[in-house]
RNA sequence: CAUUUAUACAGAAGGGGGGAAAGACAGGCUUGAUGAUCCCCUGGCAACUUUCGGGAUAGCCGAAUAAGUGCCACAACCUGCUUCCGGCAAGGUGCCGGGAAGAAUUAUAAAUU
Numbered sequence: 001c002a003u004u005u006a007u008a009c010a011g012a013a014g015g016g017g018g019g020a021a022a023g024a025c026a027g028g029c030u031u032g033a034u035g036a037u038c039c040c041c042u043g044g045c046a047a048c049u050u051u052c053g054g055g056a057u058a059g060c061c062g063a064a065u066a067a068g069u070g071c072c073a074c075a076a077c078c079u080g081c082u083u084c085c086g087g088c089a090a091g092g093u094g095c096c097g098g099g100a101a102g103a104a105u106u107a108u109a110a111a112u113u
Base pairs, nucleotide, nucleotide: 002112003111004110005109006108007107008106013042014041015040016039017038021031022030023029025080026079027078028077043072044071045070048068049067050064051063052062053061054060076105081102082101083100084099085098086096087095088094089093
């Protein structure tokens, strides 16, 4: 790098450095010289791995947080593709984007190669 599985509307900020864009991509909407994004330190959140207990032995349930990750603006910030429902115009169907489900993409963890 790739593949598979799981999760993504909850939760959790201070200091130092640095000095321009950033929130993956496109559109929108936001954040940012009252210093963002990013890096370091400290603190915290969570519970994927982990530890302990239970167990119907399941990739199950509960508890914990020492260790390995992760995370600490906005729902993965919203939408994007498909289907269904809804509304408007119409009677070839088109438009809107209100609602629901699924997919794709992305991120993270774990496993495999």

SAM riboswitch aptamer (S box leader) from a Cyclobacteriaceae bacterium, 113 nucleotides, folded computationally. Its mean pLDDT, the model's own confidence on a scale to 100, is 80. The sequence was found by an Rfam model in a public genome assembly.